[in-house]
Context: one part of a larger RNA
RNA sequence: CUCGUAUCCCCCGGCUUAACCGGGGAACUGCAGUGGAUACUACUUGACUUGAGUGCAGGAGGGGAGAGUGGAAUUCCAGGUGGAGCGGUGAAAUGCGUAGAUAUCUGGAGGAACGCCGGCGGCGAAAGCGACUCUCUGGUCUGUAACUGACGCUGAGGUGCGAAAGCUAGGGGAGCAAACGGGAUUAGAUACCCCGGUAGUCCUAGCCCUAAACGAUGGGCACUAAGUAGGGGGAAUCCUAUAUUCUCUCUGCCGGAGUUAAUACAUUAAGUGCCCCGCCUGGGGAGUAUGGUCGCAAGGCUAAAACUC
Numbered sequence: 001c002u003c004g005u006a007u008c009c010c011c012c013g014g015c016u017u018a019a020c021c022g023g024g025g026a027a028c029u030g031c032a033g034u035g036g037a038u039a040c041u042a043c044u045u046g047a048c049u050u051g052a053g054u055g056c057a058g059g060a061g062g063g064g065a066g067a068g069u070g071g072a073a074u075u076c077c078a079g080g081u082g083g084a085g086c087g088g089u090g091a092a093a094u095g096c097g098u099a100g101a102u103a104u105c106u107g108g109a110g111g112a113a114c115g116c117c118g119g120c121g122g123c124g125a126a127a128g129c130g131a132c133u134c135u136c137u138g139g140u141c142u143g144u145a146a147c148u149g150a151c152g153c154u155g156a157g158g159u160g161c162g163a164a165a166g167c168u169a170g171g172g173g174a175g176c177a178a179a180c181g182g183g184a185u186u187a188g189a190u191a192c193c194c195c196g197g198u199a200g201u202c203c204u205a206g207c208c209c210u211a212a213a214c215g216a217u218g219g220g221c222a223c224u225a226a227g228u229a230g231g232g233g234g235a236a237u238c239c240u241a242u243a244u245u246c247u248c249u250c251u252g253c254c255g256g257a258g259u260u261a262a263u264a265c266a267u268u269a270a271g272u273g274c275c276c277c278g279c280c281u282g283g284g285g286a287g288u289a290u291g292g293u294c295g296c297a298a299g300g301c302u303a304a305a306a307c308u309c
Stems, first nucleotide, its partner, number of pairs: 009025006051151001052148003055144005063137007070114001075109007085096002122129002166207006175201002180196004218276006227253011258265002282309003291302004
């Protein structure tokens, strides 16, 4: 010094030759600059309606929240009848009962759950939602094609929701029932069975944030054989229709191609493609330690290594 000194290629020359060395040429090319092209991409502007959304006319529904109401049953209380057992089990016992139980009738109290209908039926993003009535309210489907005119899809972080159990405070407490006590069983029985029974289960407010939170299957769009059943709509068949055909949407079964290690999946894909996110990299150690962060706590989230096979 860093796209060209050198090397490589071509030509010429110097060491006896070659390797090597010298000279010239060609080739290649980064960045900057200049000129041009406009298919793609990006941006700007204008337009369109198929994607998306709104409106209008209708539909179904345990979707959510609040308030009120109802009947059956269990338990308890009071009273009547009644008079010796009841209850429980494989068999028993603990337990309850002459201070009158169980049974039965009447009345009352209180809490929780809503039988039948009920259905591989419905709704919801999931968790989940089931008596009835009212009020408020979300989503969705069908038809129409009036309006907007790409407003779309996904989604790191973030945020909201999130079964059960658990926690805090205040209520409530019928039944059930961890813990606990007792009776059995047993070699033992910290169990299974039985008699009791407290937290809890319920409500209000606030936390917790996990699950086999499962379809063990992320979301979106498009395409790809048939058959059959159910739920909610629509259209056509002159008319009515429980009929037939077509069509949209949701939920199932079955099944071909294809896929799959197989099982199986199969228009509700695990097929064929595209877009985005999340996630995996042998078993154990370990969803642990440590740090961070959240939580009242319990603990959650994030998340290794040594070592070992």
Molecule: small-subunit ribosomal RNA, central domain
Organism: soil metagenome